[in-house]
């Protein structure tokens, strides 16, 4: 400097143009247990990296940026 790929709860990580963004570890509450761990049961928790277009509608489609990885030079 050129290409390419990723960005979603604390961590991992699925989703894809239309409703209440899935799940798992973690956290909290109950139950259980002398206790604590497992185990069940149940809750909370994501303005989906950011501005802008597209479109009736955008997490998803385009453009820009910002970060991080990988290739080439």
């Nucleotide at each position: 400097g050129g290409g390419c790929c990723c960005a979603u709860a604390g961590u991992c990580g699925a989703g894809u143009g239309g409703u209440u963004a899935a799940g798992a570890c973690g956290u909290c509450g109950c139950u259980c247990u002398u206790a604590c761990a497992c185990a069940g049961c149940g809750a909370a928790g994501a303005u989906c990296c950011c501005c802008a277009g597209u479109u009736c509608g955008a997490u998803c489609c385009u453009g820009g940026g910002u970060g991080g990885g990988c290739c080439c030079a």